Overview: Predicted 3D model of a 1464-nucleotide RNA (small-subunit ribosomal RNA) from a metagenome.
RNA sequence: AGAGUUUGAUCCUGGCUCAGGAUGAACGCUAGCGGCGUGCCUAACACAUGCAAGUCGAACGAGAACCUUUGGAUUCGUCUGAGGGGGACAGUGGCGCACGGGUGAGUAACACGUAGGUGACCUGCCCCAGAGAGGGGGAUAACUAUUGGAAACGAUAGCUAAUACCCCAUAAGCUCACGGUUUUUAGAAAUCUGUGAGAAAAGCUCCGGCGCUCUGGGAGGGGCCUGCGGCCCAUCAGCUAGUUGGUAAGGUAAAAGCUUACCAAGGCGAUGACGGGUAGGGGACCUGAGAGGGUGACCCCCCACACUGGCACUGAGACACGGGCCAGACUCCUGCGGGAGGCAGCAGUGAGGGAUAUUGCGCAAUGAGCGAAAGCUAGACGCAGCAACGCCGCGUGGGUGAUGAAGGCCUUCGGGUUGUAAAACCCUUUUCUGGGGAAAUAGCAAGGAAGGUACCCCAGGAAUAAGAGUCGGCUAACUACGUGCCAGCAGCCGCGGUAAAACGUAGGACUCGAGCGUUAUCCGGAUUUACUGGGCGUAAAGCGCGUGCAGGCGGCGCGGUAAGUUGGACGUUAAAGCUCCCGGCUCAACUGGGAGAGGCCGUUCAAUACUGCCGGGCUAGAGGACGACAGAGGAGAGUAGAAUUCCAGGUGUAGUGGUGAAAUGCGUAGAUAUCUGGAGGAAUACCAGUGGCGAAGGCGGCUCUCUGGGUCGUUUCUGACGCUAAGACGCGAAAGCUAGGGUAGCGAACGGGAUUAGAAACCCCGGUAGUCCUAGCCGUAAACGAUGGAUACUGGGUGUUGGGGGUAUAAAUUCCCUCGGCGCCGAAGCUAACGCGUUAAGUAUCCCGCCUGGGGACUACGGCCGCAAGGUUAAAACUCAAAGGAAUUGACGGGGGCCCGCACAAGCAGCGGAGCGUGUGGUUUAAUUCGAGUCUACACGAAGAACCUUACCUGGGCUUGAAAUGUUGGUAGUAGGGAUCCGAAAGGUGACCGACCCUUCGGGGAGCCAUCACAGGUGCUGCAUGGCUGUCGUCAGCUCGUGCCGUGAGGUGUUCGGUUAAGUCCGGUAACGAGCGCAACCCUCGCUGUUAGUUAUACGUGUCUAACGGGACUGCCGGUAAAAAAACCGGAGGAAGGUGGGGAUGACGUCAAGUCAGCAUGGCCCUUAUGUCCAGGGCUACACACACGCUACAAUGGCCGGUACAAUGGGUCGCCAAGCCGCGAGGCGGAGCCAAUCCUCAAAAGCCGGUCUCAGUUCGGAUUGUAGGCUGCAACUCGCCUACAUGAAGUCGGAGUUGCUAGUAAACGCAGGUCAGCUAUACUGCGUUGAAUACGUUCCCGGGCCUUGUACACACCGCCCGUCACGUCAUGGGAGCUGGUCACGCCUGAAAUCAGUGAGCUAACCUAACGGAGGCAACUGCCUAAGGCAGGGCUGGUGACUGGGACGAAGUCGUAACAAGGUA
Repeated sequence: AGAGUUUGAUCCUGGCUCAGGAUGAACGCUAGCGGCGUGCCUAACACAUGCAAGUCGAACGAGAACCUUUGGAUUCGUCUGAGGGGGACAGUGGCGCACGGGUGAGUAACACGUAGGUGACCUGCCCCAGAGAGGGGGAUAACUAUUGGAAACGAUAGCUAAUACCCCAUAAGCUCACGGUUUUUAGAAAUCUGUGAGAAAAGCUCCGGCGCUCUGGGAGGGGCCUGCGGCCCAUCAGCUAGUUGGUAAGGUAAAAGCUUACCAAGGCGAUGACGGGUAGGGGACCUGAGAGGGUGACCCCCCACACUGGCACUGAGACACGGGCCAGACUCCUGCGGGAGGCAGCAGUGAGGGAUAUUGCGCAAUGAGCGAAAGCUAGACGCAGCAACGCCGCGUGGGUGAUGAAGGCCUUCGGGUUGUAAAACCCUUUUCUGGGGAAAUAGCAAGGAAGGUACCCCAGGAAUAAGAGUCGGCUAACUACGUGCCAGCAGCCGCGGUAAAACGUAGGACUCGAGCGUUAUCCGGAUUUACUGGGCGUAAAGCGCGUGCAGGCGGCGCGGUAAGUUGGACGUUAAAGCUCCCGGCUCAACUGGGAGAGGCCGUUCAAUACUGCCGGGCUAGAGGACGACAGAGGAGAGUAGAAUUCCAGGUGUAGUGGUGAAAUGCGUAGAUAUCUGGAGGAAUACCAGUGGCGAAGGCGGCUCUCUGGGUCGUUUCUGACGCUAAGACGCGAAAGCUAGGGUAGCGAACGGGAUUAGAAACCCCGGUAGUCCUAGCCGUAAACGAUGGAUACUGGGUGUUGGGGGUAUAAAUUCCCUCGGCGCCGAAGCUAACGCGUUAAGUAUCCCGCCUGGGGACUACGGCCGCAAGGUUAAAACUCAAAGGAAUUGACGGGGGCCCGCACAAGCAGCGGAGCGUGUGGUUUAAUUCGAGUCUACACGAAGAACCUUACCUGGGCUUGAAAUGUUGGUAGUAGGGAUCCGAAAGGUGACCGACCCUUCGGGGAGCCAUCACAGGUGCUGCAUGGCUGUCGUCAGCUCGUGCCGUGAGGUGUUCGGUUAAGUCCGGUAACGAGCGCAACCCUCGCUGUUAGUUAUACGUGUCUAACGGGACUGCCGGUAAAAAAACCGGAGGAAGGUGGGGAUGACGUCAAGUCAGCAUGGCCCUUAUGUCCAGGGCUACACACACGCUACAAUGGCCGGUACAAUGGGUCGCCAAGCCGCGAGGCGGAGCCAAUCCUCAAAAGCCGGUCUCAGUUCGGAUUGUAGGCUGCAACUCGCCUACAUGAAGUCGGAGUUGCUAGUAAACGCAGGUCAGCUAUACUGCGUUGAAUACGUUCCCGGGCCUUGUACACACCGCCCGUCACGUCAUGGGAGCUGGUCACGCCUGAAAUCAGUGAGCUAACCUAACGGAGGCAACUGCCUAAGGCAGGGCUGGUGACUGGGACGAAGUCGUAACAAGGUA
C1' cells in the first nucleotide's frame, strides 16, 4: 500500500465483500511449565450460612472468674465478712460509624470536564497565636425488686457516677442593634472606634503529659454561583403560572421564587425552547498517517444509588449500604395477639444466560479507626486457590547419520515423495522425578500469612511434554480416491448434474504454534458524509418561476480601536497512562526513577497586514433624471374577413360518405353537389423567420384605453444605497373541481361498424363531459438547456435581431467600430466519455437548494393544505449483489442505402392425386439391432439383410476362452489326420494311421495339456477426445507487424470515389507493408504443331491413341470515364474473347452439428458373461402418416414389321463368339481374349411402312393363378427371370412446392461398382436427340459492404411486463382485546418538619408560698409518599378480515416495453 465482484470486452459511477489491529469475551479441537495481570458485560433478580466497625478502664458507676492480705464460723467437707489486685459480660460517656468497600438503576443535569467567582458561605480531628477553666445544682442507665409478653421488646418502684445534663459568675476577643471613621469597590466586605444587650469551660494521670472553653489565623476538605465544552429525533414548533421580575416576610452555614403574601406581565425558543428516545461523566482505552471514529471492563478522579417510594433526627459533616420512622411489594418466625429482614461489602446459593472463580490464609507489610501507649479491629489490603481469559518468557532435545531402509501416497511403472525425517551412534539435562540447603520483602529486639515457596546444590534418565486451521481466486500451500445439482461447502465471486486442486477421506504441502480456528463487536481499508478530503447536463443530486424579512458575503482611499487574528511570558492542564533515557526482577511482560509532550482554558504584554467596529471621504458597483427605440409582454373594451356546421329557399337526381378493403351512418320524406340569404361559436391562413417579448408558465387578425419590463445615447444627480436568500408571500401549462353562462368544430366516457384467435385498442360512423367566457379552487408536468443566482477574467470565425457612431454614396446600400439579445462552428481548458467552450459544463469568489447502492417507495403512519380528486413533508421491516452512465465490438430490426445469387420474375419439365419400389415415423412384436432429425435426417451409414453379413430375439453349448503375447510346470504313440456312434448344429466320443527342426546327446524349440498374468466386448459417454465429414459457402471475406488516434475496450489500415465474378484493380487517404483466402499455377474438353505408334485400315495414310509444345494477354482499334487511372461498351482478327466450358482446390471461424457402429482413443462398466460358438427366427411385420423415386393416365401415342447411328466402362473361380435346341427365361457348345486385337455389343429414342381412332381403350400395367428357368448347402417365412392367363387404380392431380440459363432443361438408351444370385425404378458415369426464357430487382429466401437504433451478448428461437393460481416471509389498515409509560383533575391520606393549640404531665431556673418560666404528651392545620375514581397523551404486543410488497428451475392468460418493437 490494496484486492475481488455489474460487461462479450472497456472506462466511469456505485454499493457489497476480503486481507490488518483490538476484546472483561464465548464456542470447537488440543494442551508441558513459569511470571505478571484479568475474571456476572445477562436479572439494580431473590438470597440460606459465616464474616465485612469498632475502640477507649488514662471519662464513669457497678463488677463475675481468679490471685492475694486479713477476720469470723466450722460437723474440717466447707461457709461467711472486710481490704487490695484483677478485669470477663453488659451499661453511661467520648471519638469513629458521612472514611474505606460495592454497583451504574436513575440522571441530558452546573451531573461531569475545564477556567473562574464566593464582597453570599461552612469546616470535627491536625498546626500556629491569644485569652481562659471560678462557684453551684438536679437527674439517670447499669443494678435491685415487682410485673406484661410466645417472642421482639417492655412497664412500674427504688439506688448511683461522670469529661453526661443544668444554673450563676467572668468576657481579651466574639455575636446582635444603633452611630462615627479610614480604605477599596459594581456592591451590604474589610480597618479603627463609641453606646447598649447577649453567650464559655471538665476533668483524667503512670506527674512526663493528655484533654476542655472562647477568639483569630493556617492547612486540608466541602457548599453555592458562572463562562465554555461533549448524544439522537423537527414525522417533537411553539413552551411557561412560582412561570419572569419587584416589594415584604420567612428560611439556610450561605446568594436565590428556595418558600409565602401582594404587585407587574413577563421569561424561553430554528444559535432548536418544549417534548420523546438513549446514556453515569472524565483521566483514559482501541483504531487511524493524521483529522477523526468507536468505547468508558480492570486502575485513578467526580457524581448518583443502597429492596421500592417518602421523611426527618443526630452530628463539624448524612437526609446516612451493614442508623431511625412511615407506606408498599416480597420472604421468614408466631402461642395468631403480634414480630423480624434487606449481600449493588467478601466468600457462597438459586435463577437468568453463550458466559465469568474459594462459603481459603493473615493482619507480617501498606494505608485506616480508637487509644497516652501496649494494643485491639479490619473479606480495605497482603497472599494463596480455580480458569490458556490476556500479555510475556521457556521447553517438548542437540550433533552425526543414504542401501536415500521399511511402511504410506502418487506414478508416464522409469521413478517421485514423506526424507536426515526414522533407525543407529555420540552428547546435553532447561523441564521432570528423588534427596539436601535456603532467602530478600520484614529499616531496630523478637515474631512473621505467603512458605520449607522463589532460589541454590547433588543424583537419575531423552527421559514427562504438539496441536490447530488452511491448500479455486482474493491468499502462502496439490495430488489420488469416493460422491454425482445428491451428500455437502461458502467471507465475496461461486463450487457439486461421472474424469471436482472448491464436497468427504487419504497422502503431501503451507501458516501459526501451547495454542489454533469459528462466532460476536469496534476502528481501519471507506476520499463510501469528503474540516483535512466528494459531488449535482446524461451515473443519485438545481426548488417550476419570481419578490423578499432574518442570516451569510460585500467596491476604492484616510484616521481611530484592537473584538477576531498572530507572537511572547505566566498560570493551569492531579496521579497513573503515552514518548525518550537510566535502573530492578537471569530476559521479557511487569515495575522504580528522571525528562518530555498534552488540543483547550485563563491572565498579561506586544504587533496591526487582513476581517470586524467607530468616524469622515470617493465614484468604477447599484439606482435616479433627460432624449430616443423595438416588441405575439399584461389587463379590459370593441371590431373584421376566410372557413366549418346548422337553418330557410332555389336548381337538381341517386347515390353519398368512409377505408388497406369494407361496413355502420346520411339519402327518393330528395341527401351529396351547386346558388342565394340568415344564425351562432371558436380560432386568427399568408406575413412567419434556430425572428421578437416575458421571471417562468406562456404570448400571434385589427383598433382603442390602462399598464409592467428592457435596450441604446449623452451629459448630469445620489454616494455602496449591493449580491444571495432558510422560513414567508405571490405567479404558475394541461387535466380536474364548484357556481353560472355558452357550445360551431374537435372530442375522454359511451353506442355502433370493421379488424382479430380474442380486440376492452389502433381504423371508420356517431357522440356526452370537456375544450370557450365570468368568479373561485387545485399547485402539479420530460414545469427541460434534464445545466440555481450574481460578479470578474480567458484566442477567434460566422449568421441574425434592436440601438448608436464613422466611412463612401445623389439615394438604395456597402464597409468599419461599438453596446444589448438570439443561434451555429470552434482555441486553450474541462469532462468517465458524449460533449461544453465569452449565452462554459473553462478559471475564480459569494450565497442558496439538493445527493450518498438497487428494490420496497414520487409508498405507509403522523403533521400541514384542499370541497374532492389529491398535493406536500417522508420512513422502516424485508430483500438483492448488483442497479446505473458513456462509449466499443458484434448480433438483430415488420430501420435506411448500395450490391450479388435459378432468390424472385420470364420460361421448360416436374413433385403434391393413382399403382408400385425404397427410406422414415408410428404401431406391433420374443426380436422387429443401432445410428442419422429444419435447411445440413428420411434410395442417408447400406457400392446390394434367404444362411453368412448380424450387432437383435428364442433355444442349446464353451469358460485362459473364436484369435494375440508372456510366465511356470508337464507331455512320447506326442502334434496332426480321423472311421463309428449321439446330436438340429456347435460339440462330445474316439477304433485306426501317424510326424518336424537344432543338439555338446544331457537336452532345447515348435506343437499339445495344465497354471498365472490376461484376452474379448458393435457395452456407455461424439457433452472427455483424435481423425474424418456436413453446413454457412467457392460466399469475399478473415487477420497480422510497425506507425498513428483513443484513459481504455478498440479504431485506423479493411472506410471513401469509381470498378470487378472477387478486399479484382485504380484514384484518394495517417497510414505503410504483409499473411490466410480470390485469381493464377494442376487435370480435362475445344484449335493446332512435332514425335512415336500396338491397334484400326481401302496398306496410301493419320478422322485414332499417347507424349511434349504453341495458342488468349483487354495484346490491337474506336468510344465512355472528376481521370493520361482502373475499367466498361463496341469492333477487328481468331477454333476459342474478356475467369472460353467442366473438374480438383473450401480462409478465420460457426452450429458442444455428425460419427466411440469404419478406425484410433481417455474414463467408466461386464468377466461361467454385456465375451464366444451354433441352429432357427427377426431386421422383409401393417390401421396409418411423411420423404425420394419408377411407371402411367396415351395419338408428338401404343402395337407389328423393316432399317440407321454412339460413348464410357468391364472381363480368367471371368467375359463368352459361331453353331444347335427351346415361344422364352435358358440349355448344349466351346472358338477367341489377361484385351485399342476377343467378348460384353442388341444401343434406344430416330427413320420407313402398316394397324389402332379417343374408349378406362390394342392406353395403363398393379394384383392373382398355373407352368417353367437360373443362382445357391438351402429360395416356406424371404430371390430374380420367362411363358400363358388375369387386367386394379389411374382420363394430368387442392393448398402448396422442386429443379434448371446451353450442348443446359427435357427425352432416350448404354455401361459400371457392390454381387453366388437379387427385390437397382437407387447410385456413379457415358453418349444420342436437343429447346424455351431472363423486361427487370418492387416483392419472397439466403448472402456481402456501409450506416442507424437497441434495455439483445446463450446475441430476436433474444430480452421482458402485468393480472391470476400455489408456497414462504416481513409490513400497513382493522371492530377491538391487552400491557408499559407520562403528566393532569377529584377523593382518601401514613410518617416527619413547621405553625397553632396545649385544660393533661413536668427534676434543675425564679419565688417565702401560691405560682411562673421552660419542656413533654395529645389535638388541629399546611404539605405530602402511597392508594382509589375518571378522562387523556405517547408507545408496545395481539386481532376475524383486508391492502399492497418481497422472494420462490421448468404453472395460466395475453404481448405492454427494448428495432420505426410492428399505433414512436
Its Rfam family is "Bacterial small subunit ribosomal RNA".
The coordinates come from a structure-prediction model, not an experiment, and the mean pLDDT is 83.